RNA sequence: CGACGAAAAAGGCAAACCAGGAGUGAUCCUGGGACGCAAAGCCACGAAUCUCAAAAGAGAGAGAGAUUGUCGGGCUGCUGUG
Numbered sequence: 001c002g003a004c005g006a007a008a009a010a011g012g013c014a015a016a017c018c019a020g021g022a023g024u025g026a027u028c029c030u031g032g033g034a035c036g037c038a039a040a041g042c043c044a045c046g047a048a049u050c051u052c053a054a055a056a057g058a059g060a061g062a063g064a065g066a067u068u069g070u071c072g073g074g075c076u077g078c079u080g081u082g
Base pairs, nucleotide, nucleotide: 003081004080005079012037013036017032018031019030020029021028022027035069041075042074043073045072046071047070048067049066050065051064052063
């Protein structure tokens, strides 16, 4: 430097749910709590899903958000082994 891995060591994160708060909403924040995670660390770049709005007879086109613990991608990190 690169590949592989969670057997060991040191650790880390935190699903559902509950309480409080923010938001039209998807959802998010704080505390508790652990289903799980070798990147469950960071980035909304692509896809996917969801929400709002518009439209709505059908078809076509188009806006603003949310979820990276849905997948892919980029950057970075601990430890071990060849």